Context: one part of a larger RNA
RNA sequence: CUGGGCGUAAAGCGCGUGUAGGCUGUUGCGAAAGUUGGGUGUGAAAGCCCUGGGCUCAACCUGGGAAGUGCACUCAAAACUGCGUGACUUGAGUAUCGGAGAGGGAGGCGGAAUUCUCGGUGUAGAGGUGAAAUUCGUAGAUAUCGAGAGGAACACCAGCGGCGAAGGCGGCCUCCUGGACGACAACUGACGCUGAGACGCGAAAGCGUGGGGAGCAAACAGGAUUAGAUACCCUGGUAGUCCACGCUGUAAACGAUGGGUGCUAGGUGUCGCGGGCAUUGACCCCUGCGGUGCCGAAGCUAACGCAUUAAGCACCCCGCCUGGGGAGUACGGCCGCAAGGCUAAAACUC
Numbered sequence: 001c002u003g004g005g006c007g008u009a010a011a012g013c014g015c016g017u018g019u020a021g022g023c024u025g026u027u028g029c030g031a032a033a034g035u036u037g038g039g040u041g042u043g044a045a046a047g048c049c050c051u052g053g054g055c056u057c058a059a060c061c062u063g064g065g066a067a068g069u070g071c072a073c074u075c076a077a078a079a080c081u082g083c084g085u086g087a088c089u090u091g092a093g094u095a096u097c098g099g100a101g102a103g104g105g106a107g108g109c110g111g112a113a114u115u116c117u118c119g120g121u122g123u124a125g126a127g128g129u130g131a132a133a134u135u136c137g138u139a140g141a142u143a144u145c146g147a148g149a150g151g152a153a154c155a156c157c158a159g160c161g162g163c164g165a166a167g168g169c170g171g172c173c174u175c176c177u178g179g180a181c182g183a184c185a186a187c188u189g190a191c192g193c194u195g196a197g198a199c200g201c202g203a204a205a206g207c208g209u210g211g212g213g214a215g216c217a218a219a220c221a222g223g224a225u226u227a228g229a230u231a232c233c234c235u236g237g238u239a240g241u242c243c244a245c246g247c248u249g250u251a252a253a254c255g256a257u258g259g260g261u262g263c264u265a266g267g268u269g270u271c272g273c274g275g276g277c278a279u280u281g282a283c284c285c286c287u288g289c290g291g292u293g294c295c296g297a298a299g300c301u302a303a304c305g306c307a308u309u310a311a312g313c314a315c316c317c318c319g320c321c322u323g324g325g326g327a328g329u330a331c332g333g334c335c336g337c338a339a340g341g342c343u344a345a346a347a348c349u350c
Base pairs, nucleotide, nucleotide: 003322004321005320006319007304008303012318014201015200016199017198021194022193023192025088026087027086028085029084030083033081034080035077036076037075038074039073040072041071042070049065050064051063052062053061054060091191092188093187094186096183097182098181103177104176105175106174107173108172109171110154115149116148117147118146119145120144121143125136126135162169163168206247207246208245209244210243211242215241216240220236221235222234223233258317259316260315261314262313263312266295267294268293269292270291271290272289273288274287275286276285299306300305323350324349325348332343333342334341335340
């Protein structure tokens, strides 16, 4: 450079915002850069190709011709791309009205439960297991009632239900705030899509400083089990889990499926909004838009399966793969307090 690919075989960046770049709706006019055609010039000789000639032939040599996909200039065309200019509304956006939601941030409040403390009742066990023991208890435990403290999480509602770009989000109330959707069709008039770099967000664990610490619980200790038991089970238990600020930047960050647009049978459930019919009204029924599931036509697929939420049919843009091991390692660079992360080979070997 090119081919074929990326759900499960190697391969979709964890997710977004967005720079450059690539790509970009309908229509009129203009110009003519790309594009297409003609002409002129050039495209050395030799070589290749065609056709003659010379060595007895051939190789070889030699005459002529053709070709030379290219470049420059010039004339012409105007469909397509680009450029300039004008118009348009279907893409995109805005306005107005409306409801839905664990979307985000901050503050406050609530009840249940566990633990602990104090007090009452009460007495010999409790706890735990396959069975036990470690453990707790006559200095009064377990059980039970009352009071108090403190931390963390929010039963039921709860749903293949909702929201968010992803990570993720669940008690109640208030404040601040993002997005999506429906209706209407008023406004702008292509303002769009993607996105190398870049920047931001990013579960859990981990790190720094300070706080907090009920329950749980790596490490650790003990008791069991066992041939052993650095485990599984039991009794304890510290980091941590929680909060604030800062860092880390990873994951089976998964739909193992990048984003956008258009097109291609249906059936059924559910969530949000609307229209029609009906009615006192919610329903039922018909229907539009947006989400979220299941089942399935064509088609696709190695099969499994996917199937209007495509893995179907196409186009645009990005990322990535190219036999297994060595290795997501070494070295170098960049980042990090560290742990480590990102980028990323080779020898050798099968």